Source information: Large-subunit ribosomal RNA, domain IV from an Acidimicrobiales bacterium, 355 nucleotides, folded computationally. RNAcentral holds the full RNA, with entries from ENA. Its Rfam family is "Bacterial large subunit ribosomal RNA". Model confidence (mean pLDDT): 89 of 100.

[in-house]
Context: one part of a larger RNA
RNA sequence: CUGUGGUUAAGGAACUCGGCAAAAUUCCUCCGUAACUUCGGGAGAAGGAGGGCCCCGAUAGGGUGACGGACUUCGCGUCCCGAGCUCGAGGGGGCCGCAGUGAAUAGGGGAAAGCGACUGUUUACUAAAAACACAGGAGCGUGCGAAGUCGUAAGACGAUGUAUACGCUCUGACGCCUGCCCGGUGCCGGAAGGUUACGGGGAAGGGUUAGCCCUCGGGCGAAGCUCUGAACCUAAGCCCCGGUAAACGGCGGCCGUAACUAUAACGGUCCUAAGGUAGCGAAAUUCCUUGUCGGGUAAGUUCCGACCUGCACGAAUGGCGUAACGACUUUCCUACUGUCUCAACCACAGACCCG
Repeated sequence: CUGUGGUUAAGGAACUCGGCAAAAUUCCUCCGUAACUUCGGGAGAAGGAGGGCCCCGAUAGGGUGACGGACUUCGCGUCCCGAGCUCGAGGGGGCCGCAGUGAAUAGGGGAAAGCGACUGUUUACUAAAAACACAGGAGCGUGCGAAGUCGUAAGACGAUGUAUACGCUCUGACGCCUGCCCGGUGCCGGAAGGUUACGGGGAAGGGUUAGCCCUCGGGCGAAGCUCUGAACCUAAGCCCCGGUAAACGGCGGCCGUAACUAUAACGGUCCUAAGGUAGCGAAAUUCCUUGUCGGGUAAGUUCCGACCUGCACGAAUGGCGUAACGACUUUCCUACUGUCUCAACCACAGACCCG
């Protein structure tokens, strides 16, 4: 010097990102316990008091119940007495120490806020959480050889189930609620109309040539074979017409106006599918920003309560509350302390020195 333990004057978080670590609390009995609440809780809330040993003491009382006795329906029956063993509160008196759950093991507590209802689950080896799950809510699909999934298939799961079932998706206890928009995209429906493939169809055209014509250069050209091939008929889809947002999603701008000023209930105008309702709001969301005001501190970029100018909250990508719960996050108070002012000493194990 390092590690692991131990003690420390005065102060007591001044340390630090942060009370990290340590200290303190810790058991039993009794007393006593607030807001809030889903009436279950909160609660071991908080906060207090007592705890050893001896005698009265073979305490009161309790448990077990031998021997014996009485009755008897005779039974492993009923009743009485109560030995022995054992547990033992409360009370009174006394004794010792600084200290009596005398060592060891054994909650610190409280006031608020955020998030998530909760118990659970998770990144085996840097993350345990506000992430996942969850009961509950909702939508969509599925009528049974179900939908869906695996497989080329057979087949299997679903399910030896049957819509109070199964699959998928979203939300996430509970309470109060969940507004407007179907223009875009998706999905669902639609016996019309437009467009449209294969296929059908075969108008028409080309090649070939029996034959015919010829000025002998050539020309025309049936059938057959062959190569193209128009009209017309023809499905889904798309266009089109509707529906649907707890489907994907979206939810405005400018100007003016009240008898101080300010503001604008009000008016005008443009645009849109519709212009953000309730509730909340500098928020896990606020850039400007340490916004402004209030509280807490001597002093507070954090915290709490308000305000609303919401850069860029907002209603199952759920909104706002919420008792209980949390090795979650944030702020404060109390107790406590070597975290610190500021370090010291002790023990053990190393390092190091000598051998």